[in-house]
Context: one part of a larger RNA
RNA sequence: GGAUGAACGCUGGAGACAUGCUUAACACAUGCAAGUCGGAUGGGAAGUGGUGUUUCCAGUGGUGUAUGGGUGAGUAACGCAUAAGAACCUGCCCUUGGGAGGGGAACAACAGCUGGAAAUGGUUGCUAAUACCCCAUAGGCUUAGGAGCAAAAGGAGGAAUCCUCCUAAGGAGGGGCUCGCUUCUGAUUAGUUAGUUGGUGAGGCAAUGGCUUACCAAGGCGAUGAUCAGUAGCUGGUCCGAGAGGAUGAUCAACCACACUGGGACUGAGACACGGCCCAAACUCCUAUGGGAGGCAGCAGUGGGGAAUUUUCCACAAUGGGCGAAAUCCUAACGGAGCAAUGUCGCGUGAAGGCAAAAGGCCCACGGGUUAUGAACUUCUUUUCUUGGAGAAGAAACAAUGACGGUAUCUGAGGAAUAAGCAUCGACUAACUCUAUGCCAUGAGCCAUGGUAAGAUAGAGGAUGCAAGCGUUAUCC
Numbered sequence: 001g002g003a004u005g006a007a008c009g010c011u012g013g014a015g016a017c018a019u020g021c022u023u024a025a026c027a028c029a030u031g032c033a034a035g036u037c038g039g040a041u042g043g044g045a046a047g048u049g050g051u052g053u054u055u056c057c058a059g060u061g062g063u064g065u066a067u068g069g070g071u072g073a074g075u076a077a078c079g080c081a082u083a084a085g086a087a088c089c090u091g092c093c094c095u096u097g098g099g100a101g102g103g104g105a106a107c108a109a110c111a112g113c114u115g116g117a118a119a120u121g122g123u124u125g126c127u128a129a130u131a132c133c134c135c136a137u138a139g140g141c142u143u144a145g146g147a148g149c150a151a152a153a154g155g156a157g158g159a160a161u162c163c164u165c166c167u168a169a170g171g172a173g174g175g176g177c178u179c180g181c182u183u184c185u186g187a188u189u190a191g192u193u194a195g196u197u198g199g200u201g202a203g204g205c206a207a208u209g210g211c212u213u214a215c216c217a218a219g220g221c222g223a224u225g226a227u228c229a230g231u232a233g234c235u236g237g238u239c240c241g242a243g244a245g246g247a248u249g250a251u252c253a254a255c256c257a258c259a260c261u262g263g264g265a266c267u268g269a270g271a272c273a274c275g276g277c278c279c280a281a282a283c284u285c286c287u288a289u290g291g292g293a294g295g296c297a298g299c300a301g302u303g304g305g306g307a308a309u310u311u312u313c314c315a316c317a318a319u320g321g322g323c324g325a326a327a328u329c330c331u332a333a334c335g336g337a338g339c340a341a342u343g344u345c346g347c348g349u350g351a352a353g354g355c356a357a358a359a360g361g362c363c364c365a366c367g368g369g370u371u372a373u374g375a376a377c378u379u380c381u382u383u384u385c386u387u388g389g390a391g392a393a394g395a396a397a398c399a400a401u402g403a404c405g406g407u408a409u410c411u412g413a414g415g416a417a418u419a420a421g422c423a424u425c426g427a428c429u430a431a432c433u434c435u436a437u438g439c440c441a442u443g444a445g446c447c448a449u450g451g452u453a454a455g456a457u458a459g460a461g462g463a464u465g466c467a468a469g470c471g472u473u474a475u476c477c
Base pairs, nucleotide, nucleotide: 001477002476003475004474006473007472008471009470010469013347015345016344017343018342019340020339021305026303027302028301030300031299032298035063036062037061040060041059043057044056045055046054070258071257072256079183082180084178085177088175089174090173093171094170095169096168097167098166099165101135102134103133104132110125111124112123113122114121115120140149141148142147154163155162156161184230185229186228191221192220193219196218197217198216199215200214201213202212203211233255235253236252237248238247239246240245261280262279263278264277283294284293285292286291311337313336314335319333320331321330322329350380351379352378353377360371361370362369363368385414386413387412388411389410390409394404421466422465423464424463425462426447428445432461433460434459435458436457
């Protein structure tokens, strides 16, 4: 000198765009953040004088909840980055071929009885389906001689037809796995390893593999730093630097890991699953003491910690996502508004003229000098400000649909009106005098200053620098 997710002190006009718990992965009141489909389905209810049309709902069923959003605790690792590979899976989507025949038994809801304070059950009976099962069929699979195994479902419509379902092959996108190389510090850590290293048989997996197991062999790694210990999410990037390189990993993007702590599986195309289940521990809450409920590292918000970090806001109008044939519905993603000079950028606090060089202040050699064209005064202007009028784009489809928002912007009226501070002035380092103090009181980044004329302390006048900021502190180069 530059930089910062900064903080503190003094000060503070307005706008645009960004950014905003770096600390306790500490504990959380309250509300919301994942639903949707009646065009899969049997019922129930509302409404109606009744039927029909219509609307709503708990349940069965489908799909989604594995995305989106948060955090960085763990991890020195094929975790990440880069470059390759073969033994794999893939819902929704795209392309292509073929198919959907026949039959059956239940279980919720519901009704009856009943246990429990509640959470939540038990039992008897009835019932539908795109829920479940059996048979048939098969350009698929296994095995290679036979042979064996495995599928389907319907819905809407007057109809045409549309949507859905099963199977096979291919694709796209996604995911799992392997490997070369790279990836902080310590040797005051030198040896380490028994499923350990390899083989055979078996099991298991979507798949390779000590992944698991029985047997056999004795290997594997290591001063080119194994093992151990400490620290740490990694990268694109960001900051500094002419570069080499050093430091760093907020926001945005990609990958990974985690979801109160530890473990486990279920379902599913996909999880060993943030707002799912089970077990154990800690904590909090309810209880009739028998037993139950919970998990903000989602968005707001609270307490605590801290030098320190915002609203318990608006809307699905746009973009995107889920479900649905669709209308819709849901969406704290996202789009916006609010708060904060936290940062960056541009703008303003007026412009031109104006000497009796006014008064006042300060200095003085008492002549004057300086503040100073600065003010007053004259003539203008209106960015901002106040107040009227008009008023968007963002909406894509004939039309309709805008949270932001009566916002941006445009156009009148008014009046210089509403708007300047902070630090420094001995050298480094731009900028000097007076008064007070008298090694005192202080100031200070370093040298150093202050003991009676202090350009270094305090105040005043003046000056210099930057400017809605300025200085200090912390950290990096």